[in-house]
RNA sequence: GGAGCGGCCCAGGUGGUCGCCGGCUCCGGGGUCUCCCGGGGCGGGAGGAAAGUCCGAGCUCCGCAGGGCAGGAUGCCAGCUAACGGCUGGUGGGGGCGACCCCGAGGACAGUGCCACAGAGAGCAGACCGCCGCGCCGCUCCGGCUGCGCGGUAAGGGUGAAAGGGUGAGGUAAGAGCUCACCGGGCCGGCGGUAACGUCGGUCGCACGGCAAACCCCAUCCGGAGCAAGGCGAAAUAGGGAGGCGUUCGAGGGCGGCCCGUCCGAUGCCUCCGGGUUGCGUCGCUGGAGGCCCGUGGUGACACGGGUCCUAGACGAAUGAUCAUCACCCGCGCACCGGCGACGGCCGCGGGCACAGAACUCGGCUUACGGGUCCUCCGACC
RNA sequence: UGCCGGGUCAUCUAAUGGUAGGAUAGUGGACUCUGAAUCCACUCAUCUUGGUUCGAAUCCAAGCCCGGCAG
Numbered sequence: 001g002g003a004g005c006g007g008c009c010c011a012g013g014u015g016g017u018c019g020c021c022g023g024c025u026c027c028g029g030g031g032u033c034u035c036c037c038g039g040g041g042c043g044g045g046a047g048g049a050a051a052g053u054c055c056g057a058g059c060u061c062c063g064c065a066g067g068g069c070a071g072g073a074u075g076c077c078a079g080c081u082a083a084c085g086g087c088u089g090g091u092g093g094g095g096g097c098g099a100c101c102c103c104g105a106g107g108a109c110a111g112u113g114c115c116a117c118a119g120a121g122a123g124c125a126g127a128c129c130g131c132c133g134c135g136c137c138g139c140u141c142c143g144g145c146u147g148c149g150c151g152g153u154a155a156g157g158g159u160g161a162a163a164g165g166g167u168g169a170g171g172u173a174a175g176a177g178c179u180c181a182c183c184g185g186g187c188c189g190g191c192g193g194u195a196a197c198g199u200c201g202g203u204c205g206c207a208c209g210g211c212a213a214a215c216c217c218c219a220u221c222c223g224g225a226g227c228a229a230g231g232c233g234a235a236a237u238a239g240g241g242a243g244g245c246g247u248u249c250g251a252g253g254g255c256g257g258c259c260c261g262u263c264c265g266a267u268g269c270c271u272c273c274g275g276g277u278u279g280c281g282u283c284g285c286u287g288g289a290g291g292c293c294c295g296u297g298g299u300g301a302c303a304c305g306g307g308u309c310c311u312a313g314a315c316g317a318a319u320g321a322u323c324a325u326c327a328c329c330c331g332c333g334c335a336c337c338g339g340c341g342a343c344g345g346c347c348g349c350g351g352g353c354a355c356a357g358a359a360c361u362c363g364g365c366u367u368a369c370g371g372g373u374c375c376u377c378c379g380a381c382c
Numbered sequence: 383u384g385c386c387g388g389g390u391c392a393u394c395u396a397a398u399g400g401u402a403g404g405a406u407a408g409u410g411g412a413c414u415c416u417g418a419a420u421c422c423a424c425u426c427a428u429c430u431u432g433g434u435u436c437g438a439a440u441c442c443a444a445g446c447c448c449g450g451c452a453g
Stems, first nucleotide, its partner, number of pairs: 001378004006374005012326007020045002023042008047355001051366002054364005059226004066260004071222005076090005091105001092103004106217002111215002113211003128157002130153007138145002165183006184206001185204008230283004240273006252264003290309008328352006336345003383452007392406004400436001408424005429445005
C1' cells in the first nucleotide's frame, strides 16, 4: 500500500445572535379563583439505529380465560433470561490459506403423496447396447463369423439431480458380498462426557434412494385485542321507518374459529335506512426487568453485593437556523524540516462531515449508514 | 400511531413445484383504390435479494412498493 474479518468506541466541541417545546419561579393585569394573558429569570430538550413492525414481554380492557377440537409457532445438546424464534458455551456438518463465518441440524420401517423431461428401468427395480452359455439356419481359409431363438449376467456403455454401498484382489462360462482385506453402514457392548456426541471392541455381507421451507407424526409452548388499549369530564339526545329472531322447548351477549361448561338475559335483541351532538379537554405519560464504576462467582451469556447518576413528553406534533473558531476526513500545491530511501512532519488553498427524527414503555432481531481502533492474508521498501 | 391484505408483459388476467399461456394494446406483413374488420408473424413480464429443492411465479426469510381498516 492492497484485500479481508469479527469485536469495541465516537456520532463533532466552544462562543455570539435570532428562534421552537415542556418544567420551576418572579413581576403586572384579568377572572367564572388548582385558571388565563403579557413580560423577565433559572434549568432541561432524539438515536445507535428513535426505522421496519419481524419476534418476546410489561401495562390496559374483554367476567382471571376451565376442558376438548381446530389453528399457529418452535425443533442437535446444555445453560442464561421476566420472556423469546434472542443470547452464551459446546456437539455434528459445511466453507475459507487465515482472522473467522454459515447451518429450519427431530422423525422417511406410523401412514399418504411427489420424483417432470430423458431413460430398458424412478421404487417391494431394470436386460436398450454390451458380455457369456446353449440350440437352429447360412457362410467358411475349419480358427471361427453373421442372423434368429432360449437362458445367464447389474462388472462395462448409455439416460438422469438421483440407478439398490465404494476400492482392490480372489473367483467365474461371463458375472455377482459369491468370498476376502480396507473404507462406509446397521445392531450390541465397554470407556469418556450432565447431554448432544466421541472413541474402542465385537457382530451382521448390507437389509433402510431422495423430498417433511409436501401433507403428516412426535415433543414443547400459545386465550383475544391493542394506548385510536382504557378511565373521567364536557357537548348532544328522540326517538322513528323497514325486515328478522325470541320470552323457562329461551333469541342474543360475555366468548375470540367451533363444541362442552359457566354467567347475564326480556315490550328484549340483530341487520339496514334516515337523524342529533362532538370531532374537544384531561388522566393514562414517562424512574425503568435503567445507565456507569468497583468487588465477588462463572469459560461465557449472566447473577449477586456496594457506590453513584439520570426532570424530552409533544398531539398537523418542539429539539432549529446562521456567523466565528477549533478538531476530523479527502484532494491539490509548492517552500521548508527529518530520512540513503519508501515516506513522514509543517504550511497554504478548495471541498466534505453519513444514515437518519422520539409518539405508552422495555428486551431482542433485521435493515440503512460516516469515521476510528485492535486482528488476518498478500505485496513492496528500510 | 397500530393492525391487516396484495405485487406476473403497457393494461386485464391464467399457470399440481416440471417449456410462464391467453385477451386487448404495439410493430411488420398479407388482403383493399384507401381505411376498418379479418388472417399471419414478431416484441414485451413473475417487485428485489438470499435460502430449501434435481428443479421455484409457486415453498421459506429479509427488504422495497401499493392498497385497506381502526376515534